[in-house]
Predicted 3D model of a 349-nucleotide part of an RNA (small-subunit ribosomal RNA, central domain) from an uncultured bacterium. The coordinates come from a structure-prediction model, not an experiment, and the mean pLDDT is 89.

Context: one part of a larger RNA
C1' cells in the first nucleotide's frame, strides 16, 4: 500500500471551535473539464500473438497479419460528477410568545457544626482502641451556659433527577452572561456535514508571587501492633487543601464506545413542551425533545447490543498491526521545575 478491523482481544483523539482538503438537498437553462462513441493520425524496429516459409527436426531465421489497454487531432452526445446562470424549501439558520435548568461569571447575605479567646457554672477526670498507651487535665480540662474571632463547606429537599462540548456545576438573593427544548408561523435560501496542521477550554496533584488557614491533612514526630512494621489503629503536625493572578496540559478525561444524516417491531419509568378528553383530580390520552430499564428483527467470538444500536446504509476525521525491550532512548518542540508532546532500534521470546 491494498485488505481487515478499533464496547470487554491491538486499536475512538480529554472536548470544543476551525482555516486548507475531503463530502454534499430538489427543478431547470447553458458549456462540454471529467465521462461516452465515431472517424483519423501517431503508438520505429526486434520482441508478443496468429498464418505460410527457409536450415533434414528443434532452437534459430524469413515473410504476412494482428495487438499495441495510450497520446494527439476532428466529429458527436449529455445521463452522471464538475463549471456558470435561474428557481426551490424539506437541510440550516433568523425573528415572534411564554418555557425548563446545581450551565458560566461577579457581587451581597445567611444558619448548622468544628477550631480557637475571654466569662459563667462545676470536679476529676477526659480523650483514644480491638486492648492500651503517647496525649490533653488540679497553673481547672472534658461537660454545660451565654458572648466573640476565624475559615472552610453548604444537612433537609436530593431522586434511579437537571444543565453543560467535555472538565464538570447544589445554601440564598442580586446583576451580568452561554446554551436548550417545545408551539405558533413569518423570513434567508443549501448558507450545510466533517476537519490533517492551528486554536480555545481542560479533574485532582503539582509550580511560581502575594494572601489566608477553622477542620482536615502527604512528609514528618511520638504511641502501640508485630519476628520485624519506614505500615494498616492512635495522638499530634507541616505543605497542600481556600482566594486572586500567571503557567502546568495530564487521568479508568470511560459510556474503555469519534462526529453528523437517513432508515429498521414493540413495552414501561422519568424531566421539559405543546395539544386533547372527562366525573376537574395526587386523572387519562397523543405529540416532539431529552434521561433510564426490558425486549423482536439483525449484530455479536461470546459477554452483550438492540430507534440514545453494537442493526441496515452514506460522507469525514482520528487510531491498530505478536509480547517484552517502551510509551523508553536520541533528536525536536513546549515548559520555571516535575514534567508533557512526538517516536525508533539492537536484542530477546
Nucleotide at each position: 500500500c491494498u485488505g481487515g478491523g478499533c464496547g470487554u482481544a491491538a486499536a475512538g483523539g480529554g472536548u470544543c471551535c476551525g482555516c486548507a482538503g475531503g463530502g454534499g438537498g430538489c427543478c431547470u437553462g447553458c458549456c462540454a473539464c471529467g465521462c461516452c462513441c465515431g472517424c483519423c493520425g501517431u503508438g520505429a524496429a526486434a520482441u508478443u500473438u496468429c498464418a505460410g516459409g527457409g536450415c533434414u527436426c528443434a532452437a534459430c531465421c524469413c515473410u504476412g497479419a494482428a495487438c499495441g489497454u495510450g497520446c494527439g487531432g476532428c466529429g458527436g452526445g449529455u445521463a452522471c460528477g464538475g463549471g456558470c446562470g435561474g428557481g426551490c424549501u424539506g437541510g440550516a439558520g433568523u425573528g415572534c410568545a411564554g418555557g425548563a435548568u446545581g450551565g458560566g461569571c461577579a457581587g451581597a447575605c445567611g444558619g448548622a457544626a468544628u477550631u480557637c479567646c475571654a466569662g459563667g457554672u462545676g470536679u476529676a477526670g477526659c480523650g483514644g482502641u480491638g486492648g492500651a498507651a503517647u496525649g490533653c487535665g488540679u497553673a481547672g480540662a472534658u461537660a454545660u451556659c451565654a458572648g466573640g474571632u476565624g475559615g472552610a463547606a453548604c444537612a433537609c429537599c436530593g431522586a434511579u433527577g437537571g444543565c453543560g462540548a467535555a472538565g464538570g456545576c447544589g445554601g440564598u438573593c442580586u446583576g451580568c452572561u452561554g446554551g436548550c427544548a417545545c408551539a405558533u408561523u413569518a423570513c434567508u435560501g443549501a448558507c450545510c456535514c466533517u476537519c490533517a496542521u492551528g486554536g480555545a477550554c481542560g479533574a485532582a496533584a503539582g509550580c511560581g508571587u502575594g494572601g489566608g488557614u477553622a477542620g482536615c491533612a502527604a512528609a514528618c514526630a511520638g504511641g502501640a501492633u508485630u519476628a520485624g512494621a519506614u505500615a494498616c489503629c492512635c495522638u499530634g503536625g507541616u505543605a497542600g487543601u481556600c482566594c486572586a493572578c500567571g503557567c502546568u496540559g495530564u487521568a479508568a478525561a470511560c459510556u474503555u464506545u469519534g462526529a453528523g444524516a437517513a432508515c429498521u417491531a414493540g413495552a414501561u419509568a422519568u424531566g421539559g413542551u405543546g395539544g386533547g378528553g372527562c366525573u376537574g383530580g395526587c386523572c387519562c390520552c397523543c405529540u416532539c425533545c431529552g434521561u433510564g430499564u426490558c425486549c423482536c428483527a439483525g449484530c455479536u467470538a461470546a459477554c452483550g447490543c438492540g430507534a440514545u444500536a453494537a442493526g441496515u446504509u452514506c460522507u469525514c476525521c482520528g487510531c491498530c498491526u505478536g509480547g517484552g525491550g517502551a510509551g523508553u532512548a536520541c533528536g525536536g518542540c513546549c515548559g520555571c521545575a516535575a514534567g508533557g508532546c512526538u517516536a525508533a532500534a539492537a536484542c530477546u521470546c